RNA sequence: CGGUUUUCUAAAGCGCCAGAACCCUCCUGACGUACCCCAGGGAGGGUUGACGAGGAAGGGGUUUAUCGAGUUUUCGGCGGGUGCCCCUCGUUGUUCCCACCAGCGUUAGCAGUCCUUUAAAACCGGCCGGCGACGGCAGGGACAAAGGGGAUGGCAGUGGGAUUU
Repeated sequence: CGGUUUUCUAAAGCGCCAGAACCCUCCUGACGUACCCCAGGGAGGGUUGACGAGGAAGGGGUUUAUCGAGUUUUCGGCGGGUGCCCCUCGUUGUUCCCACCAGCGUUAGCAGUCCUUUAAAACCGGCCGGCGACGGCAGGGACAAAGGGGAUGGCAGUGGGAUUU
C1' cells in the first nucleotide's frame, strides 16, 4: 500500500472522484564553469468538485426527481435518493355499506385570493491549520421561490342497498 471478514457511526444539493482545473516535489527540456528563472512533456503526492428551503403509508419498478439564491467547475462522471409509474392498504367526493370512477396519503379532494411560515452561501472584517492550491471556526449584514399551515370561498361522482331525521 492492497485484499478479505466482522462490528459501529454518518445522509439525501446527499456520498465518492478516474475527466478537467489548480498546488507541491522530482525528472526531462538543457547547460555550455555552474546556478537561478522558464514554455512544453513525464512521474509521484495533494486541493477543488451543490448555497439553502422543501419533500417519506407499504411493496415493486424507474432515472436528467421540486423550488429558488449564487455564478469561473454549483463543469463532467459514478452511486444513492423522500420524486414519478403500477399494485395493495387507507382516506375524500352522500348519514352509513358495497362495487366502480375521479383525486389524495394519515394534517389524506382540486383551483383562486389573503395572512403566516428565522433562508443559507456568495459578500465584509477577523482568527486558526497548511510550503501551497485550499480548509476550518466564530461574527456582521441583507435579499428568494416553490411547498407547508391558517382563513375565505368556487367547483366536485355513477349504480345498488340500509336508515327515516